The RNA shown here (c-di-GMP-I riboswitch aptamer) has 75 nucleotides and comes from an Actinomycetes bacterium.
């Protein structure tokens, strides 16, 4: 310095409900709020699940896999 790892320690993120707003919808935005989370930071490539004005189209990154960037440094 790099990867690997996850004790510390300084922060962070925010599930379910709730209230309000978008959306036909599954979901999303803002506020409270914590079940949690070393990427629970980002991407809708790939599975897989879900919606619909369905032979396409959108949604889910806190369902899996992969990309990509990222704080600290014990064992």
């Nucleotide at each position: 310095c790099c990867g690997a790892c996850g004790a510390a320690a300084a922060g962070g993120c925010a599930a379910a409900c709730c209230c309000u707003c978008c959306g036909c919808g599954a979901g999303g935005g803002g506020g409270g709020g914590a079940c949690g989370c070393a990427a629970a930071g980002u991407c809708a490539c790939g599975g897989a699940g879900c919606u619909c004005g369905c032979u396409g189209a959108g949604c889910u990154g806190g369902c899996c896999g992969g990309g990509c960037c990222g704080c600290c440094g014990a064992a």